This is a predicted structure of a 155-nucleotide RNA (FMN riboswitch aptamer (RFN element)) from Comamonas aquatica DA1877. The coordinates come from a structure-prediction model, not an experiment, and the mean pLDDT is 77. Lineage of the source: Bacteria > Pseudomonadati > Burkholderiales > Comamonas > Comamonas aquatica. It matches the Rfam family "FMN riboswitch aptamer (RFN element)". Rfam describes the family as follows. The RFN element is a highly conserved domain that is found frequently in the 5'-untranslated regions of prokaryotic mRNAs that encode for flavin mononucleotide (FMN) biosynthesis and transport proteins.
RNA sequence: AUACGUUCUCAGGGCGGGGUGCAACUCCCCACCGGCGGUAUGCAGCCCCGUGCUGCGAGCCCGCGAGCGCUUGGCGAAGCCUGCUUCGCCAAGGUCAGCAGAUCUGGUGCGAUGCCAGAGCCGACGGUCACAGUCCGGAUGAAAGAGCAACGUGA
Numbered sequence: 001a002u003a004c005g006u007u008c009u010c011a012g013g014g015c016g017g018g019g020u021g022c023a024a025c026u027c028c029c030c031a032c033c034g035g036c037g038g039u040a041u042g043c044a045g046c047c048c049c050g051u052g053c054u055g056c057g058a059g060c061c062c063g064c065g066a067g068c069g070c071u072u073g074g075c076g077a078a079g080c081c082u083g084c085u086u087c088g089c090c091a092a093g094g095u096c097a098g099c100a101g102a103u104c105u106g107g108u109g110c111g112a113u114g115c116c117a118g119a120g121c122c123g124a125c126g127g128u129c130a131c132a133g134u135c136c137g138g139a140u141g142a143a144a145g146a147g148c149a150a151c152g153u154g155a
Base pairs, nucleotide, nucleotide: 003153004152005151006150007149008147009146010145016030017029018028019027031134032133033123034122035064036063037062038061042056043055044054045053046052047050059121060120067099068098070093071092072091073090074089075088076087077086078085079084080083103119104118105117106116107115125137126136127135
C1' cells in the first nucleotide's frame, strides 16, 4: 500500500400564507422537500501543466434500499367437499413479477435525458371530524450503503 473476514460507529428532508367548510398542515390557489451506489462536457483545489490527479456534482438515465403485496413455513379461528379453502397473527425469503414512481424543449459542445435557460412531472402502508410526499403511527425499528475506527487472515 492492497484484498478478504468479523466487530464498531453513522446512515431522510419538507405545510409558511390565503380560500371553502361544523371540521382540512389531508380539498383548492400560492409555497416547501429530494435516501444510497454508478455514470460525467459542470464547479473547486493541486501539481509533474497533461487525454493529469483529488474532492464535490442527476428526485424523474442505469441499478439498489425501507414499506405494501407475493411466496414458503408455523400457530389460531371459521367453513365445508376432511384435506383443502378463507381470515388473523408471527417468522423467513429477496428468485420472478407486481403496488411503482416521474422529462421534455431550446442552447453550448466531438460528445449532455447529467451543464445553462425555460416549461413540466413523481412520491409505500395504516390512521384522521375531510381525500396527506410535508401531520400522527409501526420506527429509540429496518436498510441500500458510508466511515476505514478496532481486531484477525492472506499475498